A computed fold for a 518-nucleotide part of an RNA from an uncultured bacterium, annotated as small-subunit ribosomal RNA, 5' domain. Rfam family: Bacterial small subunit ribosomal RNA. Rfam links the family to the GO terms structural constituent of ribosome and ribosome. The prediction has a mean pLDDT of 81.
[in-house]
Context: one part of a larger RNA
């Protein structure tokens, strides 16, 4: 000198774009953050229509009745609305955090003759015929509750057999070609095995099998990736083989048996520290430092462990167990998990609103209408940062007054002010008023922007002035009070170094200090 997710002191006009718990991965009140589909299904509620029943009010009355048809009930229908439940898809994305991890975690380059892939695209071939349940519901219970259990009824794109098999899988035996060791591909053979679901407004949307693609993942390998030797030896599933199991898949991944290997001074093991990278800061570069925001990958979700479901999880707002903590309780038992968005307490030098909207972009569901979306878009707060603008311009010497100083003549502040002539950026007032949205739909927002009138009005501070280092005098103080970034140091009676004032220098809505990096 540059830089910062900064903090502190003094000061503070406006706008744009960014950015904002670096500390306690501490504990969390409250609200919201993942739903959707009635075009899969039964049932129920409400509405509407029709039929049957029912007979009120009003009106007329000769008081005998006549007329009138409402509410309600039942049945059927419904291309009307809603939904607790069964079922489907999605809750594995999006969002957060960096505790752990020195590791194939990450980066980079390869490999899979060792693999999987819902939705999507393409192609081929199919969907025949049956069955038994179960929630909802009803009834009768247990419990304070959470919830549980019994009996009975019912549906499906829920579940289970059977048929069929172009193709597929498995084990055989064969031919041809090829390779990279195990092997791979193509063709033909007989054997065994496994499928399917309907809905509808008739436009379509779905279902099953196989193949290919795309997308997303999984595993393996080469190289690279902090400090310590005041850590020198480490390791028993350890290293390899065989057999079995297991996985989508190779493998001590697991188990039994056999062998005794394997790693290490080119630093094993141990200990400490740490998410990694694109990048960011600095530097002429080489390097050094960092890993906030944004993007990619990884890991985690109170702590530890486990599996289930599923194409995909060993699953932040799913399940089970254990532990700590908090809450409810009728003491028998239950409920919870903000490292989602806001917000609270606490910690701290320190870090924001319990805001608006799905209008846009994107995501989930749905045929669609649409619903959901604290993702996202916006707004609010903070000079936290960067950038831009303003706080006026011209003229104006009686060099006014005031202030400071003085050798008392003056000098400085100083064209500075006042005065005169202008201008209107920003702010304020009034009027108009977008784009973002293709037909409709705008949170932002009457916002950006434009126009008009109006008043110099509403808008300047901070640090420094001995040398380094730009900028000096007076008074006070008197080794006192104090200053100090560094070395030199200053202050003991004329201090340009302390304090105040005048003046000056620097930067400027900031200025200085502290901390850290180069």
């Nucleotide at each position: 000198g540059g830089a910062u997710g900064a903090a502190c002191g003094c000061u503070g006009g406006c706008g744009g774009c960014g950015u904002g718990c670096c500390u306690a991965a501490c504990a969390c009140a409250u609200g919201c953050a993942a739903g959707u589909c009635g075009a899969a299904c039964g049932a129920g509620a409400u509405g509407c229509g029709u039929a049957u029943u029912g007979g009120a009010a009003a009106g007329c009355u000769u008081c005998g009745g006549c007329c009138g048809g409402a509410a309600g009930a039942u049945a059927c229908g419904u291309u009307a609305u809603c939904u607790a439940g069964u079922g489907g898809c999605g809750g594995a994305c999006g969002g957060g955090u960096g505790a752990g991890u020195a590791a194939c975690a990450c980066g980079u380059g390869g490999g899979u003759a060792a693999c999987c892939u819902g939705c999507c695209u393409u192609a081929u071939g199919g969907a025949g015929g049956g069955g038994g349940a179960u929630a909802a519901c009803a009834g009768a219970g247990a419990g304070a509750a959470a919830u549980c259990a019994c009996u009975g009824c019912u549906a499906a794109u829920a579940c289970c057999g059977c048929a069929u098999a172009a193709g597929c899988a498995c084990a055989c035996a064969g031919u041809a070609c090829c390779g990279c060791a195990u092997g791979g591909u193509a063709c033909a053979g007989g054997g065994u095995g496994a499928a399917a679901a309907g809905a509808u407004u008739u436009a379509u949307c779905g279902c099953c099998a196989u193949a290919a693609g795309a997308u997303g993942g999984a595993c393996c390998c080469g190289c690279g990736u902090c400090u310590g030797a005041u850590u020198a030896g480490c390791c028993a599933g350890u290293u390899g083989g065989c057999a079995g199991g297991g996985u989508a898949a190779a493998a001590g991944c697991c188990u039994a048996c056999c062998a005794a290997a394997g790693c290490a001074a080119c630093g094993a093991u141990c200990a400490g520290u740490a998410g990694c990278c694109g990048a960011u800061c600095u530097g002429a570069g080489a390097g050094g430092a960092u890993g906030a925001c944004c993007g990619g990958c990884c890991a985690c979700a109170u702590u530890g462990g486990g599996a289930c479901u599923g194409a995909g999880a060993c699953a932040c707002g799913g399940c089970c167990c254990a532990a700590a903590c908090u809450c409810c309780u009728a003491c028998g038992g239950g409920a919870g998990g903000c490292a989602g968005c806001a917000g609270u307490g606490g910690g701290g030098a320190a870090u924001a609103u319990u805001g608006c909207a799905c209008a846009a972009u994107g995501g989930g569901g749905g045929a669609a209408a649409c619903c959901c979306u604290g993702a996202u878009g916006c707004a609010g707060c903070g000079a936290c940062g960067c950038c831009g603008c303003g706080u006026g311009a011209g003229u104006g010497a009686a060099g006014a007054a005031g202030u400071a100083u003085u050798u008392c003549g003056g000098u400085a502040u100083g064209u500075a002010a006042a005065g005169c002539u202008c201008u209107a950026u920003c702010a304020g007032c009034a009027g108009g008023g977008a784009a973002g949205a293709u037909a409709a739909u705008g949170a932002c927002a009457g916002u950006a922007c434009c126009u008009g009138a109006c008043u110099a009005a509403g808008a300047a501070g901070c640090c420094c002035c001995g040398g380094c280092u730009a900028a000096c005098u007076a008074c006070g103080u008197g080794c006192c009070a104090g200053c100090a970034g560094c070395c030199c140091g200053c202050g003991g009676u004329a201090a340009u170094a302390c304090g105040u004032a005048g003046g000056g220098g620097g930067c400027a809505a900031g200025c200085g200090u502290u901390a850290u990096c180069c």